Record summary:
A computed fold for a 253-nucleotide part of an RNA from a Christensenellaceae bacterium, annotated as large-subunit ribosomal RNA, domain VI. The sequence was found in a public genome assembly. Its Rfam family is "Bacterial large subunit ribosomal RNA". Gene Ontology terms of the family: structural constituent of ribosome and ribosome. Lineage of the source: Bacteria > Bacillati > Bacillota > Clostridia > Christensenellaceae. The prediction has a mean pLDDT of 88.
[in-house]
Context: one part of a larger RNA
RNA sequence: CGUAGGAUAUUUGAGAGGACCUGUCCUUAGUACGAGAGGACCGGGGCGGACGAACCAAUGGCGCACCUGUUGUUGCAUCAGCAGCAUAGCAGGGUAACGAAGUUCGGAUUGGAUAAACGCUGAAGGCAUCUAAGCGUGAAACCAACCUCAAGAUGAGAUAUCCAUAUAGACCCCUUGUAGACUACAAGGUAGAUAGGUCGGAGGUGUAAGAGCCGCGAGGCUUUGAGCUGACCGAUACUAAUAGGUCGAAAGC
Numbered sequence: 001c002g003u004a005g006g007a008u009a010u011u012u013g014a015g016a017g018g019a020c021c022u023g024u025c026c027u028u029a030g031u032a033c034g035a036g037a038g039g040a041c042c043g044g045g046g047c048g049g050a051c052g053a054a055c056c057a058a059u060g061g062c063g064c065a066c067c068u069g070u071u072g073u074u075g076c077a078u079c080a081g082c083a084g085c086a087u088a089g090c091a092g093g094g095u096a097a098c099g100a101a102g103u104u105c106g107g108a109u110u111g112g113a114u115a116a117a118c119g120c121u122g123a124a125g126g127c128a129u130c131u132a133a134g135c136g137u138g139a140a141a142c143c144a145a146c147c148u149c150a151a152g153a154u155g156a157g158a159u160a161u162c163c164a165u166a167u168a169g170a171c172c173c174c175u176u177g178u179a180g181a182c183u184a185c186a187a188g189g190u191a192g193a194u195a196g197g198u199c200g201g202a203g204g205u206g207u208a209a210g211a212g213c214c215g216c217g218a219g220g221c222u223u224u225g226a227g228c229u230g231a232c233c234g235a236u237a238c239u240a241a242u243a244g245g246u247c248g249a250a251a252g253c
Base pairs, nucleotide, nucleotide: 001152005163006162007161008160009159010158011157015149016148017147018146021049022048023047024046025045026044027043033038051106052105053104054103055102059100061098066093067092068091069090070089071086072085073084074083075082076081110144111143112142117137118136119135120134169247170246171245172244173189174188175187176186177185194240195239196238197236198235199234200233201232203229204228205227210223211222212221213220214219
């Protein structure tokens, strides 16, 4: 821009894409078959491999604004307590988020039309013949079925509802994340829990500082599972989403 007014939701599916894998064991059954050796079709069940999708309850990884220990040095006058730098100084743990090596799930089943092949009926050609007319069975391949996208499918579809003079609706702007390069998308904008803060909790770390007591001292014990704590779960308008502006419909029949 189009889809012959303007919108908001919900859709149909022309068409397109994805997927389609496979091993082994048990049973049927040591049966059919076979002199024996050997050894099934068909059917039923179990466990796997590779591949793919989703997810983070558990396992484990990472976790550079979490906690702790500790070396050297500098500073806060000193002690104590802290802070900076040294690869994040080094080291031990670790929430959320995100990954797999982790967890769960998938390939199924069914139908149609067929290939090779196997048939029925059957002439040309009194017989025979699956074929010439006609009718069947038949494969991981084909068409559907399963999953995803999809009306610019210009063949532009459908349904419901709203709008009639600046209205329905949308946007600018702002707070953000389940989204993200930007845009877009999504959640919100005081009739509000969108983000921050605060409060409570979970999880993490592992018993803070100060003080008291014990020890010559390094240190230990008690107060104390203390103190601190990013992203997690809630609550709460304290702060910021204020105020405001813009676009937006019959000129056609």